[in-house]
RNA sequence: GGGAGCGUAGCUCAGUUGGCAGAGCACCGCGCUGUGGCCGCGGCGGUCGCGGGUUCAAGUCCCGUCGCUCCUCCCA
Numbered sequence: 001g002g003g004a005g006c007g008u009a010g011c012u013c014a015g016u017u018g019g020c021a022g023a024g025c026a027c028c029g030c031g032c033u034g035u036g037g038c039c040g041c042g043g044c045g046g047u048c049g050c051g052g053g054u055u056c057a058a059g060u061c062c063c064g065u066c067g068c069u070c071c072u073c074c075c076a
Stems, first nucleotide, its partner, number of pairs: 001072007010025004019056001027043005049065005
């Protein structure tokens, strides 16, 4: 230099054919308990890496770009 994959909540990850952004854990509150844990109920938490385009509508499609991982090429 060339190619492929990945990037979504604090963490680990879903998200189908483009149609209301989600789960588990964590955190907070309440219930339960002598206290705590477990358990139950509720809540908080998002620039879908970034920019642009297509579309009535984009996490999803297209282009560019950044980061990480892997493969490969060149020089020595």
This is a predicted structure of a 76-nucleotide RNA (transfer RNA) from an uncultured bacterium. The coordinates come from a structure-prediction model, not an experiment, and the mean pLDDT is 82. Rfam family: tRNA. About the family: Transfer RNA (tRNA) molecules are approximately 80 nucleotides in length. Rfam classes the family as a transfer RNA.